Source information
Predicted 3D model of a 71-nucleotide RNA (transfer RNA) from a Patescibacteria group bacterium. Its mean pLDDT, the model's own confidence on a scale to 100, is 80. Taxonomically the source falls in Bacteria candidate phyla (Bacteria).
RNA sequence: GUGGCUGUAGCUUAAUGGCAAAGCGCCUGCUUGUGGAGCAGGUAACGGGGGUUCGAUUCCCCUCAGCCACC
Numbered sequence: 001g002u003g004g005c006u007g008u009a010g011c012u013u014a015a016u017g018g019c020a021a022a023g024c025g026c027c028u029g030c031u032u033g034u035g036g037a038g039c040a041g042g043u044a045a046c047g048g049g050g051g052u053u054c055g056a057u058u059c060c061c062c063u064c065a066g067c068c069a070c071c
Stems, first nucleotide, its partner, number of pairs: 001070007010024004018054001025043006047063005
C1' cells in the first nucleotide's frame, strides 16, 4: 500500500430500520452482632463525522483505533 474482520454501560455480550436488553460490577435500602448470601430500588453505553429514510446500533460514504491475510 491492497483486501477483510471488530468497535454498544466499569467488564463480558444481545438487539434482522421502530421504547437500546441482560449477566457480572458499582451505589442505596431491607435483612445480619459484622461481613457474605438473599431481596427491593438505582446508576451508566451505540468509536467520530456526514448521507439515505417519517425514523439508523442496524443501510451507504469518509475517518479513527485494534486485529488478520497479502504485498

It matches the Rfam family "tRNA". Rfam describes the family as follows. Transfer RNA (tRNA) molecules are approximately 80 nucleotides in length.